[in-house]
Record summary
The prediction has a mean pLDDT of 83. Transfer RNA from uncultured Flavonifractor sp., 73 nucleotides, folded computationally. Rfam family: tRNA. The family's RNA type in Rfam is transfer RNA.
């Protein structure tokens, strides 16, 4: 220098054919217990990397950029 993958909650990751963003773990509160753990229930937490485009509507499609990983030279 060239090609490709990935970027979504604190962490690990889903999200189909574009239609109001989810799970597990973690965190907070409640129940249980003498107490803790386990278990059960509830809750908080997200400008979906950034900027544009398309569309009535974008996590999803398109373009550029950034970060990261891999391959080629």
């Nucleotide at each position: 220098g060239g090609a490709g993958g990935c970027a979504u909650a604190g962490c690990u990751c889903a999200g189909c054919u574009g239609g109001u963003a989810g799970a597990g773990c973690g965190c907070u509160c409640g129940c249980c217990u003498c107490a803790c753990a386990c278990g059960c229930g509830a809750g908080a937490g997200g400008u979906c990397g950034c900027a544009g485009a398309u569309u009535c509507g974008a996590g999803u499609u398109c373009u550029g950029c950034u970060g990261u990983c891999u391959c080629c030279a």